[in-house]
């Protein structure tokens, strides 16, 4: 990198180093030199692998734990919209409902 399965209204930040764009895409619209975003230490948060218990019957729901292992994560719902819909409204826009796809992580496969 490619597949297949899950998952996302909710958590959790301080210092250093270094200095401009970062926030996938587009648009808007927010963050950014009072230094963002990014290495790095520290500290947390989650609870996808994990470990325990377990109804239930052949493969699974729930419920627990986080000291010790593997990732993850610590601004905005994946920050918001993009397709279809529905009210208002008649400025092309507010508000809501549902899909898909396209990215993020996790497992497993190759």
């Nucleotide at each position: 990198c490619a597949c297949u399965u899950a998952c996302a209204a909710g958590g959790a930040a301080a210092g250093u180093c270094a200095g401009a764009g970062g926030g996938a895409a587009u648009g808007g619209c927010a963050c950014a030199a009072u230094g963002a975003g990014g290495c790095c230490u520290u500290g947390g948060c989650a609870a996808c692998c994990u470990u325990c218990c377990g109804g239930a019957g052949u493969u699974u729901a729930g419920g627990a734990a986080a000291c010790a292992g593997g990732u993850g994560c610590c601004a905005a719902c994946u920050a918001c919209a993009u397709c279809c819909u529905g009210a208002c409204a008649a400025a092309u826009g507010u508000c809501g409902g549902g899909g898909a796809g396209a990215g993020a992580u996790a497992a497993a496969u190759c």

Predicted 3D model of a 110-nucleotide RNA (SAM riboswitch aptamer (S box leader)) from a Bacteroidota bacterium. Its mean pLDDT, the model's own confidence on a scale to 100, is 78. It was read from a public genome assembly, where an Rfam model found it.